Predicted 3D model of a 506-nucleotide part of an RNA (small-subunit ribosomal RNA, 5' domain) from a Minisyncoccota bacterium. The full RNA is in RNAcentral, with records from SILVA. Rfam family: Bacterial small subunit ribosomal RNA.
[in-house]
Context: one part of a larger RNA
RNA sequence: GGAUGAACGCUAGCGGCGGGCUUAAUACAUGCAAGUCAAGGGGGCAGCAAUGCUACCGGCGAACGGGUGCGUAACGCGUAUGUAACCUACCUCUUACUCUGGGAUAACCUUUGGAAACAGGGGCUAAUACUAGAUGGUAUGAUUGAUUGGCAUCAUUUAAUCAUUAAAGAAUUUCGGUAAGAGAUGGGCAUGCGUUGGAUUAGCUAGUAGGCGAGGUAACUGCUCACCUAGGCAAUGAUCCAUAGGGGACCUGAGAGGGUGAUCCCCCACACUGGUACUGAGAUACGGACCAGACUCCUACGGGAGGCAGCAGUAGGGAAUAUUGGGCAAUGGGCGGAAGCCUGACCCAGCCACGCCGCGUGGAGGAAGAAGGCGCUCUGCGUUGUAAACUUCUUUUAUAUGGGAAGAAAAAACUCUUGCGAGAGGAAUUGCCGGUACCAUAUGAAUAAGCAUCGGCUAACUCCGUGCCAGCAGCCGCGGUAAUACGGAGGAUGCAAGCGUUGUCC
Numbered sequence: 001g002g003a004u005g006a007a008c009g010c011u012a013g014c015g016g017c018g019g020g021c022u023u024a025a026u027a028c029a030u031g032c033a034a035g036u037c038a039a040g041g042g043g044g045c046a047g048c049a050a051u052g053c054u055a056c057c058g059g060c061g062a063a064c065g066g067g068u069g070c071g072u073a074a075c076g077c078g079u080a081u082g083u084a085a086c087c088u089a090c091c092u093c094u095u096a097c098u099c100u101g102g103g104a105u106a107a108c109c110u111u112u113g114g115a116a117a118c119a120g121g122g123g124c125u126a127a128u129a130c131u132a133g134a135u136g137g138u139a140u141g142a143u144u145g146a147u148u149g150g151c152a153u154c155a156u157u158u159a160a161u162c163a164u165u166a167a168a169g170a171a172u173u174u175c176g177g178u179a180a181g182a183g184a185u186g187g188g189c190a191u192g193c194g195u196u197g198g199a200u201u202a203g204c205u206a207g208u209a210g211g212c213g214a215g216g217u218a219a220c221u222g223c224u225c226a227c228c229u230a231g232g233c234a235a236u237g238a239u240c241c242a243u244a245g246g247g248g249a250c251c252u253g254a255g256a257g258g259g260u261g262a263u264c265c266c267c268c269a270c271a272c273u274g275g276u277a278c279u280g281a282g283a284u285a286c287g288g289a290c291c292a293g294a295c296u297c298c299u300a301c302g303g304g305a306g307g308c309a310g311c312a313g314u315a316g317g318g319a320a321u322a323u324u325g326g327g328c329a330a331u332g333g334g335c336g337g338a339a340g341c342c343u344g345a346c347c348c349a350g351c352c353a354c355g356c357c358g359c360g361u362g363g364a365g366g367a368a369g370a371a372g373g374c375g376c377u378c379u380g381c382g383u384u385g386u387a388a389a390c391u392u393c394u395u396u397u398a399u400a401u402g403g404g405a406a407g408a409a410a411a412a413a414c415u416c417u418u419g420c421g422a423g424a425g426g427a428a429u430u431g432c433c434g435g436u437a438c439c440a441u442a443u444g445a446a447u448a449a450g451c452a453u454c455g456g457c458u459a460a461c462u463c464c465g466u467g468c469c470a471g472c473a474g475c476c477g478c479g480g481u482a483a484u485a486c487g488g489a490g491g492a493u494g495c496a497a498g499c500g501u502u503g504u505c506c
Base pairs, nucleotide, nucleotide: 001506002505003504004503006502007501008500009499010498013359014358015357016356017355018354019352020351021317026315027314028313030312031311032310035060036059037058040057041056043054044053045052046051067270068269069268076195077194078193079192080191081190082189083188086187087186091183092182093181094180095179096178097177098176099133100132101131102130108123109122110121111120112119113118139164140163141162142161143160144159145158146157148155149154169175170174196242197241198240203233204232205231208230209229210228211227213225214224215223245267246266247265248264249260250259251258252257272293273292274291275290276289295306296305297304298303323349325348326347327346331345332343333342334341335340362393363392364391365390372384373383374382375381376380398443399442400441401440402439403438407433414425415424416423417422450495451494452493453492454491455476456475457474461490462489463488464487465486471478472477
């Protein structure tokens, strides 16, 4: 000098765009943050009906989005490959099918226990819930044969035989269901290289290293198990200890390098602490379940309930970090045929000079060089200083009045074309921000300057007070009676809605 998620002191007019618990992954009152489908089903309630509302069974979603950085020195991340060792709901394309039955159960009725949470018994009923059978092939398994290729196990194409496995309906167009193939998307796994400090850590390791077999997985593998062998890693740093999420990037620097990992994007890990699986295409699941523990709450003492590292907010900690706001109008997501519903994602607004950028606090003229202040060699001179007064001009900004956006494209409905997806057309509706931005008119210099420094480094000097006192100080050093270094004043210098100090990095 540059930088900062900054803090502190003094000061403060406005706007735009960003940023805002770096500390206690401490504890949390309250509200909201994941629902949706009535075109799957039988009910209940309201209504004359049309129809509407609704709990329950059922479907899809809740594995996304949002938060945090505890753990992790690791194939965690980055990069480059492999998968001939794998999976992929919804979506797209192609092919084929969608047949016949059955028994339950919730809701409901009734009854019992309980303070509650809730639980048990009996009776009735439906389905795109569950289930039996049929049919079925480019699916799966076995046997036999052929083709092409490779990378060792093998892969591709193809023929025959045998065995096994499907389906669901609703409705008006339309939406679905099952099987198979391909794509897209998203993942799993493996490998090369890179990835902090310590040797005052030198030896570490029994599922350990490898093999055969079996089990298990979507899949390879000691992933697990039985048996066999005795290996495997390490001075090119094993093991142990400490620290730490990684990257794109950001800061600095001419670069090499050094430092950092806030905001935004990608990946990983976690969800009171530890463990476990269930459901599912996908979780070992933040707002699901079970067990154990700590803590908090309710209780009729028998027993129950909870998890803000979601958005606000509270207490605590701290030098320190915001509103218990508005809206689904836009973008995106879930469900739905659609209308639509939900969405603290998101878009906006509020607070804070926390940062960057921009604007303003007036312009021109004006010497009696006014008064006052300060200084001096003191009838006076110098300086403050064209500064003020005064004359004139302008109106950014401010205040008032008036006008007033873009962000909106539509979707649905209607008309036309089309075998179906779909396409075209005209008109209508939809704005949180917001009567905001912006524009015009009126008024009037009107509403708006501070902070630090002035011995040298380092731009800027005199007077008074003090008297090694009070104090200053980044370093050198000032102060003991003429202090440009302390305190005040006048003046000056620097930066400016900021200025200075402190912390940290280069």